[in-house]
RNA sequence: UCGGGGGUCCGCUAACGGCAGGCGAGCCGGCUUUGAACCGGUCAAUGAAGGUUCGAUUCCUUCUCCCCGAA
Numbered sequence: 001u002c003g004g005g006g007g008u009c010c011g012c013u014a015a016c017g018g019c020a021g022g023c024g025a026g027c028c029g030g031c032u033u034u035g036a037a038c039c040g041g042u043c044a045a046u047g048a049a050g051g052u053u054c055g056a057u058u059c060c061u062u063c064u065c066c067c068c069g070a071a
Stems, first nucleotide, its partner, number of pairs: 001070007010024004018054001026042005047063005
């Protein structure tokens, strides 16, 4: 440099183009003799910038980062 794959809360993982959800962790509370167990609540994300669309995590373009391959 070229080709292919990938990037969603702190972590893992969902989402026909239509409210971005679940689990774990964290925090608050309940329960309990105590608790890491159990129960309830809460916090938090679409790599960046454009385009298409009434509406984009999703489709298109460019950039960026990671992985694999080729020179």
A computed fold for a 71-nucleotide RNA from a Gemmataceae bacterium, annotated as transfer RNA.
The prediction has a mean pLDDT of 80.
The sequence is in RNAcentral, with records from ENA and MGnify.
Its Rfam family is "tRNA". It is annotated as a transfer RNA. About the family: Transfer RNA (tRNA) molecules are approximately 80 nucleotides in length.
NCBI's taxonomy places the organism under Bacteria, Pseudomonadati, Planctomycetota, Planctomycetia, Gemmataceae.